The part of an RNA shown here (large-subunit ribosomal RNA, domain VI) has 251 nucleotides and comes from Algoriphagus resistens.
Context: one part of a larger RNA
């Protein structure tokens, strides 16, 4: 921009893409078969491999804005306590998120029409013949079934509702994240829990500083303390103010 008015929502599916894998074991059954050696079809069940989708409850990884330990050195006048730098100084852990080495699932079954092949009936050709007329079975291939996209499918579809005018609706602006390079998408904007703050809890670290007590002291203890990013709730304390713009035809 189009989709013969403008919108919001819900859809159909022309078509396109994806997937399509496979082992072993148990059983049927040491059965059929076979002199024996050996050893099935068909069917039922279990468990794997690779590939693939989703997820983070578990097990792990990461987690340079979390906690702790510790070395050297500088600074806050000194002690103590903090803090800068040294690869995040080094080291031990680790929430959310993201992840695999983790967990769950998938390729099942079925239908249609067929290939090679196997047939039935059956003439030409009194026989025979699956084929000429007719008719049946038959494969991971084909068409469906499963998953995803999909009406620019210009063949532009359908349904429901709203608006006929400073309106329906959309945008600007602001607070944001289950979204994200930017647009976009989604949530919210006081009739409000959208983000921050605060409170509580979960979770992490591991028992803060100051002081008392014990000890000559190191240190221990009073004390599951102190601190805390992203988590879950609650709570209008702060910020989402007020507003502005676009916006629809023909008969």
């Nucleotide at each position: 921009c189009g989709u013969g008015g403008g919108a919001a929502g819900u859809u159909u599916g022309c078509g396109a893409g994806g997937a399509c894998c496979u082992g072993a074991c148990c059983u049927u059954a040491g059965u059929a078969c076979g002199a024996g050696a050996g050893g099935a079809c068909c069917g039922g069940g279990u468990u794997g491999g690779a590939c693939u989708g989703a997820c983070c409850g578990c097990u792990g990884g990461u987690g340079u804005a979390c906690c702790g330990g510790u070395u050297g050195u500088g600074a806050u006048g000194c002690c103590a306590a903090u803090u800068g730098c040294a690869u995040u100084g080094c080291c031990g852990g680790g929430u959310a998120g993201c992840u695999a080495c983790g967990u769950c699932g998938g390729g099942a079954a079925g239908a249609g029409a067929u290939a090679a092949g196997c047939g039935c009936u059956g003439a030409a050709a009194g026989c025979a013949u699956c084929u000429a007329a007719g008719u049946g079975c038959g494969a991971a291939a084909c068409u469906c079934c499963c998953c995803u996209c999909a009406a620019g499918a210009u063949g532009a579809g359908a349904c429901u509702u709203c608006c006929a005018a400073c309106u329906a609706g959309g945008g600007c602006c602001g607070u944001c994240a289950g979204a994200g390079a930017c647009g976009a998408u989604g949530a919210c904007g006081u009739u409000g829990a959208u983000a921050g703050g605060c409170u509580a809890c979960a979770g992490g670290u591991g028992u803060a500083a100051a002081g008392g007590c014990a000890g000559u002291a190191a240190u221990g203890u009073c004390a599951u303390a102190g601190c805390c990013g992203a988590g879950u709730a609650g709570u209008a304390c702060u910020a989402a103010u007020u507003g502005c713009c676009c916006a629809a035809a023909a008969a």
The prediction has a mean pLDDT of 89. Its Rfam family is "Bacterial large subunit ribosomal RNA". Rfam links the family to the GO terms ribosome and structural constituent of ribosome. The organism belongs to Algoriphagus, within Bacteria.